[in-house]
Order: sequence, then structure tokens, then C1' cells
RNA sequence: CCGUGCUAGAUGGGGAGGUAGCGGUGCCCUGUCACUCGCAAUCCGCUAUAGCGAGAUCGAAUUCCUGUUUGAGGUCAUGCCACGCAGUUCCGGCUUCGUCCCGGCGCGUUGAUCGCAGGGUCCUUCGCGAGGGACGCCCAUGAACCCGGUCAGGUCCGGAAGGAAGCAGCCGUAAGUGGUCACGUUCUUGUGCUGAAGGGUAGCCCUUCGGGAGCGUACGAACGAGGUACGGCUGGAUGGCAUCGAUCGAGGGCAGGUGCACGG
Repeated sequence: CCGUGCUAGAUGGGGAGGUAGCGGUGCCCUGUCACUCGCAAUCCGCUAUAGCGAGAUCGAAUUCCUGUUUGAGGUCAUGCCACGCAGUUCCGGCUUCGUCCCGGCGCGUUGAUCGCAGGGUCCUUCGCGAGGGACGCCCAUGAACCCGGUCAGGUCCGGAAGGAAGCAGCCGUAAGUGGUCACGUUCUUGUGCUGAAGGGUAGCCCUUCGGGAGCGUACGAACGAGGUACGGCUGGAUGGCAUCGAUCGAGGGCAGGUGCACGG
């Protein structure tokens, strides 16, 4: 140096979580030839030599060990942002009420607020009128007979002269029906103040007088008292981003080291 057979060892690893701690099943990341079966999250098996049980393959090297370097990814911390939930009138916004002569606007010496007096609006009674209704009056119609007048024809009495009752028709009328300009009576009314009397004084309006400069305001400002959780603020949850931060860390690169036996 080569061949053969063994042994150590290897057959994934890591993160979070869970656990007194360790590992596994499960979730996530990474590697892709990197073993099979059984157990297992209301857990399974162990004890710092930290999965248990059984089996198979590779085997001293690109697979083991050491050092170094790079580094996916995860978790934590801090800060910012977004979104959502809850709380709080401390600040702001919005809004309601009140106060106030600060502003605006309007009125005001052609006389404000205010005061006295009078009146209206208001109520009651009476009255006149208007509107509406009813009745009367008026007109028309209206009784086969049981309304009236006149009664043709016809009927009856009479010797005759004449008389009587009386249907139809006509005229008029009662009850009734219809109509209406005016007139009369009566009833009524969110009708009229135009009339008379009385009542009444809180509000509004008008007028005389007194008096002599403010008055009003569905506007704004300021102040005060409320309402509203809309914004800021506070707390918690979720997600994203950032970091000369902390921590764990697969995989990769480089370098070095490394067992036994037999034979040639």
C1' cells in the first nucleotide's frame, strides 16, 4: 500500500410548545439515498449514561470526531404602524339648555326699555243683519162616488104650467203632491263687528301722556351646566415592519485527527 472479516459508530437534524427535566408522536423549518415494525397528547417511554421493545443495512470513512467559517429559519426584547375590543369626559370635536350687551344684524331723539291710563284680541247676555233649514203666503196640480156651485143628456112627480133629485162635463176647493223671486214667522251657527251692557287683565297689538337712551335677536364669541365614546389617551388581543439587541440553530465550506484481527 492492497484484499477479507469485525468493532466503535451511523441509518436525519433543529425550533417553538409541553415537561421537575430528557426524548418521542403531533405543529413548524431545513436536508431530498439518508431503514422497517409496535407504543403515544383526556399522552407514550425514560432519569443528567435521559425514548422503550424487536429487526435489518452500512461500517473506519465524501457517512465518525475536533476546530473554524458561513448561515435558512424560529422564539424573545424594544420601537413604529395597521386593525379590532374594552374603558375613561383628562383634552379636543359634535350637540342641547342657560347666562352675558363682546361682535354682527335690525329698530331707536321722526323718541328705546320702563311707568300710568284707555282700547282691541278673550268670555257672557241681549240685539240687528248674513248664511242655512222649516212653516206660512203665492202658483200649479189634485175627489168616478162618501166636497161645493152650475148642471147637457137621461130619470122621477104633475092633465098642463111647472117642479125635484142628480151622473158626465166645466169651475172652484179639502187632505195630499210639486215649485219658488219676493214677503211673514220660527230654529240654528268656529257668520258679521256694526250695536248695547257686564266681566276680565297672564300674554300679544294699538293709542295718549310721563320720561330721556337704549332695546331686540331662530346668528357668532365667551362662560357655566348636561349629552354623545367620534378623535386623542389608557389597557389587552392579532398582524406587519425595523434593529450595531438577546437566544436557539438545520444545512454548506475549509482544515485536521481516527480502532482491531488475518492474509498478500